SAM riboswitch aptamer (S box leader) from an uncultured Anaerolineae bacterium, 123 nucleotides, folded computationally. Rfam family: SAM riboswitch aptamer (S box leader). Rfam links the family to the GO term regulation of gene expression. Model confidence (mean pLDDT): 77 of 100.
[in-house]
RNA sequence: CUCUUAUCCAGAGAGGCGGAGGGACCGGCCCUAUGAUGCCUCGACAACCGGUUAGGUUUCAGCGUUAUGCUGGGCCCUAAAAUCGGUGCCAAUUCCGACAGAGAAUAUUCUGGGAGAUGAGAG
Numbered sequence: 001c002u003c004u005u006a007u008c009c010a011g012a013g014a015g016g017c018g019g020a021g022g023g024a025c026c027g028g029c030c031c032u033a034u035g036a037u038g039c040c041u042c043g044a045c046a047a048c049c050g051g052u053u054a055g056g057u058u059u060c061a062g063c064g065u066u067a068u069g070c071u072g073g074g075c076c077c078u079a080a081a082a083u084c085g086g087u088g089c090c091a092a093u094u095c096c097g098a099c100a101g102a103g104a105a106u107a108u109u110c111u112g113g114g115a116g117a118u119g120a121g122a123g
Stems, first nucleotide, its partner, number of pairs: 001123008013042005021031003026097003043090001045088001047083001048086003052080005058074006094115001099112005
């Protein structure tokens, strides 16, 4: 960088550095010298992956019975807690729209898609 897949109306900021733009892109709207964006430190939030615990299914091994079984391991599924490890995240719904469809007198509303972000997996 590309592909697949899940989620995206919840949640969570202080200090230091630095000094002008930032919110991906376009339009709107907003944040910003009462110091943004960014970087660092600490803290928080969250629960995607690993791990943990409990349960279930299936399978393998050992043991045992007339038989139902017992013990241990593996794949998979479900649930829980919380943070031990890997990420993520801490203005505004991904800030809203942008494309298509439906509704509405209008403002605009709903659904889907696209784009984007993050995780996991593959190349």